[in-house]
Molecule: transfer RNA
Organism: Candidatus Dojkabacteria bacterium
RNA sequence: GGGCUCGUAGCUCAGCUGGCUAGAGCGCUCCGUUCACAUCGGAGAGGUCGCAGGUUCGAGUCCUGCCGAGCCCA
Numbered sequence: 001g002g003g004c005u006c007g008u009a010g011c012u013c014a015g016c017u018g019g020c021u022a023g024a025g026c027g028c029u030c031c032g033u034u035c036a037c038a039u040c041g042g043a044g045a046g047g048u049c050g051c052a053g054g055u056u057c058g059a060g061u062c063c064u065g066c067c068g069a070g071c072c073c074a
Base pairs, nucleotide, nucleotide: 001073002072003071004070005069006068007067010026011025012024013023019057028044029043030042031041032040050066051065052064053063054062
């Protein structure tokens, strides 16, 4: 330098063929239970979906360019 895959919550990830409100588990906060802790039950907070454009009535999803990570070729 070229090619492929990937980037969604603090972490690990799901999100199908574009459709109304972006989710799960763990973690965090609060409440209940306990003498207390853990476990368990309940509630809650937390996201410009890597960045910028484009297509569309509508984009996490499609297209382009950048940035970053991994793998392969030279």